[in-house]
RNA sequence: GGAGCAGGACAGAUAGCCGCUGCCGCAUCACUUUGGUGCGGGGGAGGAAAGUCCGGGCUCCGAAGGACAGGGCGCUGGGUAACUCCCAGUCCUGGCAACAGGAAGGAAAGUGCCACAGAAAGGAAACCGCCUCUAUCGACUCAUGGAGUCGAUGGAGGUAAGGGUGAAAGGGUGAGGUAAGAGCUCACCAGUGUCUCUGGUAACAGGGACAGCUAGGUAAACCCCGCCCGGAGCAAGACCAAAUAGGGAGGCGAUUGAGGGCUGUCCGUCCGAUGCCUCCGGGUAGGUCGCUUGACCCUGAUGGUAACAUCAGGGCUAGAUGAAUGGCUAUUGCCCCACCGGGGGUGACCCCGUUGGGGAACAGAACCCGGCUUACGGCCUGCUCCAACA
Numbered sequence: 001g002g003a004g005c006a007g008g009a010c011a012g013a014u015a016g017c018c019g020c021u022g023c024c025g026c027a028u029c030a031c032u033u034u035g036g037u038g039c040g041g042g043g044g045a046g047g048a049a050a051g052u053c054c055g056g057g058c059u060c061c062g063a064a065g066g067a068c069a070g071g072g073c074g075c076u077g078g079g080u081a082a083c084u085c086c087c088a089g090u091c092c093u094g095g096c097a098a099c100a101g102g103a104a105g106g107a108a109a110g111u112g113c114c115a116c117a118g119a120a121a122g123g124a125a126a127c128c129g130c131c132u133c134u135a136u137c138g139a140c141u142c143a144u145g146g147a148g149u150c151g152a153u154g155g156a157g158g159u160a161a162g163g164g165u166g167a168a169a170g171g172g173u174g175a176g177g178u179a180a181g182a183g184c185u186c187a188c189c190a191g192u193g194u195c196u197c198u199g200g201u202a203a204c205a206g207g208g209a210c211a212g213c214u215a216g217g218u219a220a221a222c223c224c225c226g227c228c229c230g231g232a233g234c235a236a237g238a239c240c241a242a243a244u245a246g247g248g249a250g251g252c253g254a255u256u257g258a259g260g261g262c263u264g265u266c267c268g269u270c271c272g273a274u275g276c277c278u279c280c281g282g283g284u285a286g287g288u289c290g291c292u293u294g295a296c297c298c299u300g301a302u303g304g305u306a307a308c309a310u311c312a313g314g315g316c317u318a319g320a321u322g323a324a325u326g327g328c329u330a331u332u333g334c335c336c337c338a339c340c341g342g343g344g345g346u347g348a349c350c351c352c353g354u355u356g357g358g359g360a361a362c363a364g365a366a367c368c369c370g371g372c373u374u375a376c377g378g379c380c381u382g383c384u385c386c387a388a389c390a
Stems, first nucleotide, its partner, number of pairs: 001386008010377001012332007020044002023041008046362001050373002053371005058233004070229005075089005090104001091102004105224002110222002112218003127163002129159014171189006190214001192211008237289004247280006259271004296315008334359005340353005
């Protein structure tokens, strides 16, 4: 230098101007509950605010004891409010390695399935081959009405050694054995189970003895075993509460006229009885709370391999609701490209500086946390492998 692996922090800064939206103060106007306007001060998104996939807090329904159904999870130990998350480890798999991944209980409970190929896909199977017996034919030999050997074809049977098919064919190698063969028998090896020893909290690892001789894969197929799960969600929920129309109670009143319109008042006139007035209650619009100080953040110490826990000190910075958090300019930081200058290195290349040009991603809180997943820009650190490239 190239190719990779793991982790970390950041998500520009400052100033000015113009805006947006809550809060506080002052002034002013309506008019006194509040609202408008102006001025000043101060606050105003993220590492994922996202997907809404898990787990909690909180709230209401409600009492969730048992059973069934349904769903989730599944190596071991630890962490946590909890988790399907995190940490540490075991085993398996991938990689030369740094390292990464694993839905990792049970296939010697039962059932199902195993494409294509192949005879046969699971307590099997005979396609070729091998072997035995038998029938026929042919050739040959002999001691010739017969016997035997060899070969071909057909039939009956044996055989899982060999060939062939397949991802996979019911352990492997060797010897014995046999008509030919075969865990049929034996030795060794591999694997499984039971017992046991050592190490480890455990998963598990290493060793010994014995057994049957061997058991295919698939459970993100049904299923079996073990553990867990009440439902809905801030549009939860609580409070205040118009107008109009229903409901309830009381009062007044029907031509001897309650009440209302024409008006500031009286008279007058018109309307007027399923009416008018008062109170109560529920609920709607609207408003307030819930609402942001919390399993919070930072620093340090202690314990722990770590996740994390405890203690001490310090800090707090959105709370909107048809929903604000923006734009422009200047200077500067960062990255890329080009020219030039200087330096380092054997070299591929790297570093510093000047000037000019360009670039800056993904994305926007909506009750709050812990995770996971997905999207995305450049930077830094450590590690592994290749390697001397002009």
The RNA shown here (Bacterial RNase P class A) has 390 nucleotides and comes from a Thermodesulfobacteriota bacterium. It is recorded under the gene name rnpB. Rfam family: Bacterial RNase P class A. It is annotated as a ribozyme. The organism belongs to Thermodesulfobacteriota, within Bacteria. The RNAcentral record of the sequence draws on ENA. Its mean pLDDT, the model's own confidence on a scale to 100, is 77.